[in-house]
């Protein structure tokens, strides 16, 4: 240089961090679900090393041997068919079948013998081991068959199976007697060479020792067969191959396994072995272990396989190497080789046979069976190939192997068609009903034949013969689009959405989470996305996870520094010189099996698969070299460290005695009624004399002031003063030693308080305890007492928020400013100043950090060592060990459970936190409510129905500005069903309208008096509007959902706030601006400021009211006696103006804003009042004003009618009216004075009638003209404090009015009746001036029906010291585990 390294969801209102959980990827000997066309290559009991029926898996050699059998043939016996002769009695020829005998060549073979059954094949139980891997060793070994070399094979002997006979036994099997052979067995001879013993010479080795040479003694061989080629045999040496043994290094977890071991460790000697060796006997008493012995658990090891960027992590199935095992355990025999899978013996378990005496067996070989299990195949073919055993060979054997079969179990390849084809068909889904999607998709036309199917040909594999596979692969031909597509997913992560159904149900879910009536998340459909003969799920492993961090993490507050020191092992370690070469670096050599992986090439059509070549295998070993660094050795040094001398500081430790103040107690006084204690009290003490006061005495404990983020100590900790003993630090000097250092697992001592033991002591204080209070309770807080304890001595305990929540040590890295101790310089000099060392604080830069913060006393930059952490809970718990007298300490889990737990910081909200400031918020006042009666609304109850809504403030004289019918939505009953209402179609008819009968009415029936419209016209008619009838689309719904909505409204609140752009700060959420100093009613204004500006709010602009000018004046007004008329000064009306702005003066303030006082003025500091309501909050209210999505009803949840109900009544609450009386009631009169409104289906005057409500009447007036209209409190008189001459409820009688109709259920009048009530408990409301209070008047609604509501004027107060407190609000700040925001969160108990 190149290559490689990807993240996401989830804690929060939001943010950054820490941290866990989860996902996307790859993989598998897999299994399960759905589905399934073909081929190639692989692969297939992971569980019960559980048990096994049946068949097969190891035999072969007759050229080692004796037999036996067969055998061409031979000889005899036998005598058939057939032929001939016949005198029919038979005879002859002929030789078949058959039985037994001999038997060449040859064949077969039970037995003896040889070789092979130790290979091949299976399995992974055991094994933590020299078992495996890797590299070495032998001067400590063996090796059949094979190869090479040398030498040899002479001569004998005795047996034994088979066989025969007899015997035993059910069988398996065996016994006795007799015969026989060999390449079976045994001596003898021979010995080139070999083994052993003895002494010797030479050479070599680290050592025991080895090699070579010659000498003496001694020991051991052989087998034959033959086709005459040879094959075999014996001995020795060598080779090759295979094996045994030893060593270095490496190989899982647990210390809640810390000590283990008796053949254990060693021995120059002995036995045994192929060989070494405690392998064995004897002697000695060692050996192993924190570098983890022993014990326990788990496990065959490796090449490799999966994953990963790599380092690593996981695995060890198939293939290959090694090991171990063969029903379990033990044992040996044979052999070159075994302690032997298909050999033997013994024992155990199991199975089978049995005549019960006794026997047989071992699939972890190939098939196969049962069983177990989620789960794993054929009782196949062949020795054709490759290989193995035997044989001279032919050949035989071979479940090794080659093939086939089954399984989508995996990998790879192919197909299920291709082109054209828009009326964008039908169907389906959806729709805003127009359309859109499926979709060129289909149909249709044209074409092709890969696979499968049919037919024909037909291999290689085999170098001569031989082919299981196999009529297989492959090739060719004809014909038909035919026979061949599914699975999962569609909320985010994550690619792909709609409809319907369901309604916290059914269900989904990997995590977060969906589902409670509009579900892109459940189920189905349509559509879409992904993969594809598969697709999903489950399980497991790696990855992502830097989440065990070697690469590559951390420990102030997130999990994490040991309480602190001394110190052992260990780890690390100053400077100069020299040596060595263990580590280190470099070269060479050997090895690192094959397969696999990588690169290149080749073969099956390609690929998977297979073959060849290369490189790699990062390792280990040997050897040559280098010497910087580490190590080691030698030598030297002084800077690290230590010693010495001098000096001052200190609550450092320990022991002894000493001191004064105070508390308590005691004795004797003085003195008298209380003391004490608290928020307030009480318990307690006190007339037996307390408290208080004063003299004296006793005792114990603690040491005021000095005293200080001052000092000392390792930490815990240490405080009167004196003395003794004693530790450490610091400064100065530079004499001495010469790296003696740092850290420190275990270990050892120290270690507050509480607690424990023994013995003292005990004044005060004070757990426990007692009493008194508080409280719903109060096992507490408060009070009165009070015991352990606190104190001393000795011993134990060993823990703390033992904290700087910060281990120790060393070096380096800006400053400033205090303070304690020491030294130096300068100065005449105490001071002051400068420099410096050690300690102790604050501020602060770089840097660090998630931020907060730390910052030479680091949390910075580096080095060394120790300790500790790895999600929350369970839990510092349980068990075990150790310690302790006990209390307890220390070490220290798991099951289960959660999707978080957490740190820092941010915005808000909140606080019985703080600061500042407002408001009829309190306070100061006035009048009330809460008590009474009535009215009205609500709850509750009742009812056929008492329609519905409103619910703290902000529902309750609210929707309703007015329920007798109507309204009306409710109930009962009676009716209607295209409908009471709208649109469309058809037919008919003018429409309209009147009275009659039945009925409660709707309605039905029967009559029709009356009445005839508009436009066009060819006069036939047609059209518009209207009505009736009919069919269906549809109407209708005050039915549901205000938590699906629009609109409107309430509330915080007329509170002063709420935001934005740009800039700046912060990783970020965010901050700044908007905070601060003043000021204001106000984020109002001024000043300051990393902010500068701006917007919505505030204020102003609008209306009204108060003054005035001017203009205009009728219906108004009038100085004209009245009217008419005239006039417009005044009142008034309504247009336009003026006026008020802290403008002026003074004081204060910061030279500001502004405040205070004053002048002038009708009005003075927003003059009074109104309209006007920021961003938002309350899922606030309303589907019943209206509108509207979705759902629901459709002879009814629609619609019409009559009657009833909304007016009920044991109760409870809210809001009002009227009162309780003399500031009053009643009466009297020519009775004085308003404002604002309303009036035509209306207001209604005068006059008359009635006690009155009202009636008759009808003037005037669409109203500055007329009417409603009388204003009332006011004035004068009377009553004399009573349930009254107060109060008027209730009830009775008689009337009036409205209306179709006043029974349920209206209002008013008159007469009579005359209830409660004598000022209202706890609590609570309104109001700051023309206000409260009080007095009347008008209006809307409305036929009638206000004590309600909305307005109007008259009379007309009191009080505000002030902001401590209650309530609400604003700003700043602080805390926080709240953010649905304190009506929060959360803990315990119970269900």
């Nucleotide at each position: 240089c190149c290559c490689u390294u990807a993240g996401a969801g989830u804690u929060u209102g939001a943010u950054c961090c820490u941290g866990g959980c989860u996902c996307a990827g790859g993989a598998u000997g897999a299994a399960c679900g759905c589905u399934g066309g073909c081929g190639g290559c692989g692969u297939g009991c992971u569980u019960a090393a559980c048990a096994c029926a049946u068949g097969c898996a190891a035999g072969u050699c007759g050229a080692a041997c004796g037999g036996a059998g067969c055998g061409a043939g031979c000889a005899g016996c036998g005598g058939a068919a057939g032929c001939c002769c016949u005198a029919c009695g038979g005879g002859g020829c002929g030789g078949a079948a058959g039985a037994a005998g001999c038997g060449a060549a040859g064949c077969u073979u039970a037995g003896u013998g040889g070789c092979g059954g130790a290979c091949g094949g299976g399995u992974g139980a055991g094994u933590a081991a020299c078992g495996c891997g890797u590299g070495g060793g032998g001067a400590a070994c063996c090796u059949g068959c094979c190869c090479c070399a040398u030498a040899c094979a002479g001569g004998g002997g005795g047996a034994u199976a088979a066989c025969a006979g007899c015997c035993g036994g059910a069988a398996a099997c065996g016994g006795c007697u007799g015969c026989u052979a060999a390449u079976a067995c045994c001596g003898c001879a021979u010995a080139a060479g070999c083994g052993c013993a003895c002494a010797g010479u030479g050479c070599c080795g680290c050592a025991u020792g080895g090699c070579a040479c010659g000498g003496u003694g001694u020991g051991a061989a052989a087998a034959a067969c033959u086709c005459c080629g040879g094959u075999g045999g014996u001995a020795u040496g060598g080779g090759a191959u295979g094996g045994a043994c030893c060593c270095g290094c490496g190989c899982c977890u647990g210390a809640u396994u810390a000590g283990c071991c008796a053949g254990u460790u060693g021995g120059c000697g002995g036995g045994g072995c192929a060989a070494c060796g405690g392998c064995c006997a004897c002697c000695a008493a060692a050996g192993c272990g924190a570098c983890g012995a022993u014990c326990a658990g788990u496990a065959g090891c490796c090449g490799g396989c999966c994953u990963g960027a790599g380092a690593g992590g996981g695995c060890g199935g198939a293939c290959g190497g090694c090991c171990a095992c063969a029903u379990u355990g033990g044992g040996a025999c044979u052999g070159a080789g075994a302690c032997a899978c298909g050999g033997c013996c013994c024992a155990g378990a199991c199975u089978c046979c049995u005549a019960c005496g006794g026997g047989a067996g071992g699939c972890a070989g190939c098939a196969g069976u049962g069983g177990g299990g989620a789960a794993u195949a054929u009782u196949g073919c062949a020795c054709a190939a490759u290989g193995g055993g035997g044989g001279g060979a032919a050949c035989c054997c071979u479940g090794a192997u080659g093939c086939a079969g089954c399984g989508a179990c995996g990998c790879c390849g192919c197909g299920u068609g291709a082109g054209c084809g828009a009326a964008g068909a039908a169907g389906u889904a959806u729709u805003u009903c127009g359309g859109u999607a499926u979709g060129u998709a289909a149909a249709g036309c044209u074409c092709u034949a890969u696979c499968a199917g049919c037919a024909g040909g037909g291999a290689a594999g085999a170098a001569a013969a031989u082919g299981a596979c196999g009529g297989u692969a492959c090739c060719u031909g004809a014909a038909u689009a035919a026979g061949a597509a599914g699975c999962c997913c569609c909320g985010g992560c994550u690619a792909a959405a709609u409809a319907c159904g369901u309604g916290c149900c059914a269900g989904c879910a990997g995590c977060c989470g969906c589902g409670g009536u509009a579900a892109u998340a459940c189920g189905u459909a349509u559509g879409g996305g992904g993969c594809a003969a598969g697709c999903g799920u489950u399980a497991u492993c790696c990855g992502g996870a830097u989440u065990u961090a070697c690469u590559g993490g951390g420990u102030g507050u997130a999990a994490a520094g040991g309480g602190a020191g001394c110190g052992u092992a260990g780890a690390c370690g100053g400077a100069g010189a020299g040596g060595c070469a263990a580590g280190u670096c470099u070269g060479a050599u050997g090895u690192g099996a094959a397969a696999g992986g990588c690169g290149g090439g080749g073969g099956c059509c390609c690929a998977a698969c297979c073959c060849c070549c290369g490189g790699a295998c990062u390792g280990c070993a040997u050897u040559g070299g280098a010497a910087a660094c580490u190590g080691u050795c030698u030598u030297u040094c002084u800077g690290g460290a230590g010693u010495g001398c001098c000096g001052g500081a200190g609550a450092g430790g320990u022991a002894a005695g000493c001191g004064g103040a105070a508390u308590u107690c005691c004795u004797a006084g003085u003195g008298u009624a209380g003391c004490g204690g608290u928020g307030a009290a009480a318990u307690g003490c006190g007339u037996a004399g307390a408290u208080a006061u004063a003299c004296g005495g006793a005792a114990g404990a603690a040491c005021a002031c000095c005293a200080g983020u001052g000092g000392c100590g390792a930490a815990g900790g240490c405080g009167g003063a004196u003395u003794g003993c004693u530790g450490g630090a610091c400064g100065a000097c530079a004499a001495c030693u010469g790296a003696c250092g740092c850290u420190g697992a275990g270990g050892c001592g120290c270690g507050a308080g509480a607690g424990c033991g023994u013995g003292g002591g005990g004044a005060g204080c004070a757990a426990a305890c007692a009493g008194g209070a508080u409280u719903a309770g109060a096992u507490a807080c408060c009070c009165u007492g009070g015991u352990a304890g606190u104190c001393c001595a000795c011993g134990c305990c060993g823990u703390a928020a033992a904290c700087g929540a910060u281990g120790a040590a060393u070096g380096c890295u800006a400053g400033g400013u205090g303070u304690g101790g020491g030294g130096g310089g300068a100065c005449u000099g105490a001071c002051c100043c400068c420099c410096u060392c050690c300690g102790u604080g604050c501020c602060g830069g770089a840097g660090u950090a998630a931020a907060c913060a730390c910052a030479a006393u680091a949390a910075g930059c580096a080095u060394u060592c120790c300790a500790c952490c790895u999600g929350g809970g369970g839990a510092g718990u349980a068990c075990g060990g150790c310690c302790g007298c006990a209390a307890g300490g220390u070490u220290g889990a798991a099951a289960c459970u959660c999707a978080a737990a957490g740190g820092a910081a941010u915005u808000g909200a909140c606080g019985g936190g703080g600061g500042c400031c407002c408001g009829c918020a309190c306070a100061a006042g006035c009048a009330g409510u809460g008590g009474a009666u009535u009215a009205u609304g609500u709850g509750g109850u009742u009812u056929a129905a008492u329609u519905c809504g409103a619910a703290g403030c902000a529902a309750c004289g609210c929707g309703a500005a007015g329920a007798a019918c109507c309204u009306u939505a409710c109930c009962a009953g009676g009716g209607c069903u295209u409908g009471a209402c709208a649109u469309c179609c058809a037919a008919c008819u003018a429409a309209c309208g009147a009275g009659g009968u039945a009925g409660a009415g709707a309605u039905a029936c029967a009559u029709u008096a009356g009445g005839u419209g508009c436009c066009c016209u060819u006069c036939g008619g047609g059209g518009a509007a209207a009505g009736u009838u009919g069919a269906g689309a549809c109407a209708g719904g005050u039915g549901g959902u205000g938590c699906a909505u629009g609109g409107u409204u309430g509330u915080c609140g007329u509170c002063a706030g709420c935001u934005c752009g740009u800039g700046u700060c912060g990783u970020g959420a965010g901050a700044u601006g908007u905070u601060g100093g003043g000021u204001u009613a106000a984020g109002u204004c001024c000043c300051g400021c990393a902010a500068c500006g701006a917007g919505c709010g505030c204020a102003a602009c609008c209306c009204u009211u108060a003054u005035u000018g001017u203009u205009a004046g009728u219906u108004g007004c009038u100085a004209c006696g009245c009217a008419a008329g005239a006039g417009c000064a005044c009142u008034c009306u309504a247009g336009c103006g003026a006026g008020a702005c802290u403008g002026c003066c003074g004081u204060u303030g910061a030279c500001a804003a502004a405040a205070c006082g004053g002048a002038g003025g009708a009005a003075g500091g927003u003059g009074g009042g109104g309209a006007c309501g920021a961003c938002g909050u309350c899922a606030a209210a309303u589907c019943a004003u209206c509108a509207u999505g979705c759902c629901c009803c459709u002879u009814a949840u629609g619609u019409c009618c009559u009657g009833g109900g909304c007016u009920a009544c044991a109760c409870a609450c809210g809001u009002a009216a009227u009162a309780c009386a003399a500031u009053g009631g009643c009466g009297c009169a020519a009775a004085a004075c308003a404002g604002a409104g309303g009036g035509a289906a209306g207001c209604g005057a005068a006059g008359c009638c009635g006690c009155g409500a009202g009636g008759c009447a009808g003037a005037g007036c669409g109203a500055a003209u007329c009417c409603c209209c009388a204003a009332a409190a006011g004035g004068c008189g009377u009553c004399c404090c009573a349930g009254u001459u107060c109060g008027g409820a209730u009830c009775g009688c008689a009337g009036g009015c409205u209306g179709c109709a006043a029974c349920c259920c209206g209002c008013c009048u008159g007469c009579g009746u005359g209830a409660a009530g004598u000022c209202g408990g706890a609590a609570u409301u309104g109001c700051u001036a023309g206000u409260a209070a009080u007095c009347g008047c008008g209006g809307a609604u409305c036929a009638g029906a206000a004590u309600g509501c909305c307005g109007c004027g008259g009379u007309g107060a009191a009080u505000a010291c002030g902001u401590u407190c209650c309530c609400g609000g604003g700003c700043c700040u602080u805390g926080c585990a709240c953010u649905c925001a304190c009506c929060g969160c959360c803990c315990g108990u119970c269900a």